[in-house]
Molecule: FMN riboswitch aptamer (RFN element)
Organism: soil metagenome
RNA sequence: ACCUUCAGGGCAGGGUGAGGGCUGCGUGUCAGCCCAAUUCCCGAUCGGCGGUACAGCCCGCGAGGGAUGGCUCGAGCGACGCGCUCGCUCGGCCUGCAAUUCCCACGACCCGGUGAGACUCCGGGGCCGACGGUAAAGUCCGGAUGGAAGAAGGU
Numbered sequence: 001a002c003c004u005u006c007a008g009g010g011c012a013g014g015g016u017g018a019g020g021g022c023u024g025c026g027u028g029u030c031a032g033c034c035c036a037a038u039u040c041c042c043g044a045u046c047g048g049c050g051g052u053a054c055a056g057c058c059c060g061c062g063a064g065g066g067a068u069g070g071c072u073c074g075a076g077c078g079a080c081g082c083g084c085u086c087g088c089u090c091g092g093c094c095u096g097c098a099a100u101u102c103c104c105a106c107g108a109c110c111c112g113g114u115g116a117g118a119c120u121c122c123g124g125g126g127c128c129g130a131c132g133g134u135a136a137a138g139u140c141c142g143g144a145u146g147g148a149a150g151a152a153g154g155u
Base pairs, nucleotide, nucleotide: 001155002154003153004152005151006150013042014041015040019035020034021033022032023031024030025028044139045138046129047128048061049060050059051058056127057126064104065103066102069094070093071092073091074090075089076088077087078086079085080083109125110124111123112122113121131142132141133140
């Protein structure tokens, strides 16, 4: 340098009832019954990759969004080495849901103990979780049989 493989886990149980359906007759702003949220409430439960004393919440990265890439194409301008040269600007053409690269967005921790050293271990108490869908979602469905930080192996 190239190739191959791999690369995310998770609502048990209970409550409520937006909404929908059925039946009855006395036809109503009626009564009874049934279905109905993994989203609401109680509770349960999960934790990508690298670094560092072993980390969801310390530092950094990935996951989301944005045409930012290429061309023996044309024109204009500039430079000096005066060349099918280099740079800039404008235009043309080409490829794939997406380019080397860049930009934007993106959550959360304390106390005590041990120790040379820990917001990482032990004990305790907390907190956080993209976008679209849907009864308001870390956990369901979808983009995704995708992409990817990176890990392992081969030549």